Description
This is a predicted structure of a 534-nucleotide part of an RNA (large-subunit ribosomal RNA, domain I) from Paris polyphylla var. yunnanensis. Its mean pLDDT, the model's own confidence on a scale to 100, is 82.
Context: one part of a larger RNA
RNA sequence: GGCGUAUGGGGAAUGCCUUGGCUCUCGGAGGCGACGAAGGACGUGAUAAGCUGCGAUAAGCUACGGGGAUUCGCAAAUAGAAAUUGAUCCGUAGAUUUCCGAAUGGGGCAACCCAGCAUGUUGAAGACAUGUUACCUAGUAAUAGGAGCAAACCCAGGGAACUGAAACAUCUAAGUACCUGGAGGAAGAGAAAACAAUUUAGUGAUUGCGCAAGUAGUGGCGAGCGAACGCGCAAGAGCCCAAACCUAGUUAGUUACGGCUAGCUAGGGGUUAUAGGACCACAUAAUUAGAGGUAUAUCAAGCGGAACCGGGUGGGAAACCGGACGAUACAGGGUGAGAGUCCCGUACGCGUACAGUAUACUGAUAUGGUGGUAUCCUGAGUAGGGCCGGGUUGGAGACGCCCGGUUUGAAUUUGCCAGCACCAUCUGGUAAGGCUAAAUACUUCCGAGAGACCGAUAGAGAACCAGUACUGUGAAGGAAAGGUGAAAAGUACCGUGAAUAACGGGGUGAAAUAGAACCUGAAACCGUACGCCU
Numbered sequence: 001g002g003c004g005u006a007u008g009g010g011g012a013a014u015g016c017c018u019u020g021g022c023u024c025u026c027g028g029a030g031g032c033g034a035c036g037a038a039g040g041a042c043g044u045g046a047u048a049a050g051c052u053g054c055g056a057u058a059a060g061c062u063a064c065g066g067g068g069a070u071u072c073g074c075a076a077a078u079a080g081a082a083a084u085u086g087a088u089c090c091g092u093a094g095a096u097u098u099c100c101g102a103a104u105g106g107g108g109c110a111a112c113c114c115a116g117c118a119u120g121u122u123g124a125a126g127a128c129a130u131g132u133u134a135c136c137u138a139g140u141a142a143u144a145g146g147a148g149c150a151a152a153c154c155c156a157g158g159g160a161a162c163u164g165a166a167a168c169a170u171c172u173a174a175g176u177a178c179c180u181g182g183a184g185g186a187a188g189a190g191a192a193a194a195c196a197a198u199u200u201a202g203u204g205a206u207u208g209c210g211c212a213a214g215u216a217g218u219g220g221c222g223a224g225c226g227a228a229c230g231c232g233c234a235a236g237a238g239c240c241c242a243a244a245c246c247u248a249g250u251u252a253g254u255u256a257c258g259g260c261u262a263g264c265u266a267g268g269g270g271u272u273a274u275a276g277g278a279c280c281a282c283a284u285a286a287u288u289a290g291a292g293g294u295a296u297a298u299c300a301a302g303c304g305g306a307a308c309c310g311g312g313u314g315g316g317a318a319a320c321c322g323g324a325c326g327a328u329a330c331a332g333g334g335u336g337a338g339a340g341u342c343c344c345g346u347a348c349g350c351g352u353a354c355a356g357u358a359u360a361c362u363g364a365u366a367u368g369g370u371g372g373u374a375u376c377c378u379g380a381g382u383a384g385g386g387c388c389g390g391g392u393u394g395g396a397g398a399c400g401c402c403c404g405g406u407u408u409g410a411a412u413u414u415g416c417c418a419g420c421a422c423c424a425u426c427u428g429g430u431a432a433g434g435c436u437a438a439a440u441a442c443u444u445c446c447g448a449g450a451g452a453c454c455g456a457u458a459g460a461g462a463a464c465c466a467g468u469a470c471u472g473u474g475a476a477g478g479a480a481a482g483g484u485g486a487a488a489a490g491u492a493c494c495g496u497g498a499a500u501a502a503c504g505g506g507g508u509g510a511a512a513u514a515g516a517a518c519c520u521g522a523a524a525c526c527g528u529a530c531g532c533c534u
Base pairs, nucleotide, nucleotide: 001533002532003531004530005529006528007527008526009525015519016483017482020454021453022451023450024449025448026447027446028445029443030442031149032148039100040099041098042055043054044053046078047077050074051073061094062093063092064091065090066089070082071081072080105114106113107112115133116132117131118130119129120128121127135146136145137144138143153184154182155181156180157179158178164171168220194203195202207234208233209232210231211230217225218224238435239434240433241379245268246267247266248265249264250263251262252261253260254259273413275378276377277376278375279372280371281370282369288366289365292362293361294360295359296358297357298356302350303349304348308323309322310321311320324341325340326330332344333343334342384408385407386406387405388404389403390402391401394420415430416429417428418427419426470477471476490518493505494504495503496502
C1' cells in the first nucleotide's frame, strides 16, 4: 500500500408520515368604493422584536341571541387582573375606525408640508377643537351622479409577429397575443323587409349542445381554411314607441277679434301583412300584465343523538382470546399498535333574530271586441346606384346578402324588400325606432364533497413568518428551509476540564446509536481494530 471482516465518523438517499398543494363536482355568492375602497404607513400589550387582531374607545367598546367554566391570540414565564351578578368563546346588529391611497382645500420626494372660510372656547389677539373647501356631467339653484379597485367570463374600438407553406410575396398563424373603452351576474343575441320550396308543400324570435360534416364550398385549387339549410335535444315569452287622430297648454304668423294656420310640450290614441291603424258605426262580454300586502317554507351561532366488558401479551391494546350489545348511526378523525359500542363526530330529529329567497293567496292600476274603407298615417339624405374597403365557406369571382367610408339618391299599399348575377312568374316578408326572462360562459371568494392526483429535488414559486431572504437603477427575477418522544418525562446530582465547550458517571424513557446538529439513516468520502498478501 491492497483486499477482507468488524466497528465508528461523515452524509442525507431511501422507507414511512402530512399540517400543504393539484384537478374536478354540487350548491352559494357574483362585487367593493366620496357613508372614502382595494392596498398600505404608523401606532396599539404590564414586560412586546415578529406574526395575528385592532385603531388614540386601538389583541379591543355596546346590545341582543347562543353557550356554561375557566380566561387575558401565536406563546412559555413572572407579576397583575377578569369571571357563575355568566367571563373567554360563537352568531347577528351597531359604535369607534390615526395618516397615506381614486385621495378630492393647495402643494408634495405616498403615509408629509402649508392654508382659506364657518362655529365654539377666550375680554381681545393668538392658540386649540369641530366642520367645510378638488374636478367632470345634469340642473337656475338646492342637489344628484361619476371618478378608483377586483380572478376569469362578456361586448365594442384598435390589432401584430414568430410560425406553416419544408424558401417566399397572396395565403397561414389570427381577428389569436396584446393595447384601449364599457357593462353585468352573466354579457351579447332576439320576436322576420327570416328560412324554405319552384310553380305543389312546409317552418315560425334568440341562444346552447349533438348530428348534418370535414359535407357544400373556398384555396399561389398550394399549405390550408371550412359553413348553412334541415333533424334531434335543452329552454321557452313575448312586447313597447314614432306617425295619423283627439284634448290641453304654449310660442310665432295672421285676422273681419269669433278665430284660423304652423311649430313645440304634456296626456290620450295606436303599433300591423288574408295589410293594419287613424276615422265612422255598433258593443262592454272575456283575457293578460301587475306595484304593494298577507301567509307558509327555507335561512345564524347552536341543541339532542344508540351500543362493551373481562383475560393474557406488551411501555402502551384499539391487535389476539372469551362472552355481549347498538345500527335510519360500520362516513371520517383522534386516543401510548389496527376501536361500530373510549372521545369528537356520523344517521336521524329539534331550533331561531334581522335581512334575503321561493311558493301560494289577495290586489290599487293598466290592457281590451265586431263591422265599414272616401280621406289620412305606417321610421329619408333612408333604401338603392357608382367608387373603395370589411363580414360570410366565398382570396373579385358569374357574386347575391350584410356592414362601413365616399359620392349620388327613390317609392308610399296598384307601394317596397328578399328567395346567391340578371329577367319573368310564383312564394315569403314589411327595412330605415326600441325593450325582453330561461336554456349558455366564467370562478377572486364561501360551504359541502370527490380523486387508478403529488407526498417535501414531488405537489403551487411558497406544507416552515414566501412573493419572504436575496439580485437588479428599473421593468422584473426569485430561493433554500417539514418529522425528538405516547407524554418534555427536554438529563436532578457528581466528576474530568480554563469552560456556558466536550466528555464520563447517574437519572428519565419501551428505546437516548430517540438528546434537541434529535424517525429511518443507503452511497461517496475519512478513521480504528484484527486477518491475509506484497